[in-house]
The RNA shown here (transfer RNA) has 74 nucleotides and comes from Enteractinococcus coprophilus. The source organism's lineage runs through Bacteria, Bacillati, Actinomycetes, Micrococcales and Enteractinococcus. The coordinates come from a structure-prediction model, not an experiment, and the mean pLDDT is 82. Its Rfam family is "tRNA". The family's RNA type in Rfam is transfer RNA. The sequence is in RNAcentral, with records from ENA and Rfam.

RNA sequence: GGCUGUGUAGCUCAGUUGGUGAGAGCGCACGACUCAUAAUCGUGAGGUCGGCGGUUCAAAUCCGCCCACAGCUA
Numbered sequence: 001g002g003c004u005g006u007g008u009a010g011c012u013c014a015g016u017u018g019g020u021g022a023g024a025g026c027g028c029a030c031g032a033c034u035c036a037u038a039a040u041c042g043u044g045a046g047g048u049c050g051g052c053g054g055u056u057c058a059a060a061u062c063c064g065c066c067c068a069c070a071g072c073u074a
Stems, first nucleotide, its partner, number of pairs: 001073007010026004019057001028044005050066005
């Protein structure tokens, strides 16, 4: 340099034939339970879906370019 893949919550990820309000587990905060802690249960907070454009009535999802990371290859 070329090819392929990945990028979504603090962490690990799901969500792909575009469409109601962006989710799960763990973690975090608060509460319940307990003499107390853990465990368990409940409630809640937390995201410009890597960035910039484009297509569309509508984009995490399709297209282009760029960035970061991983693998393969000369």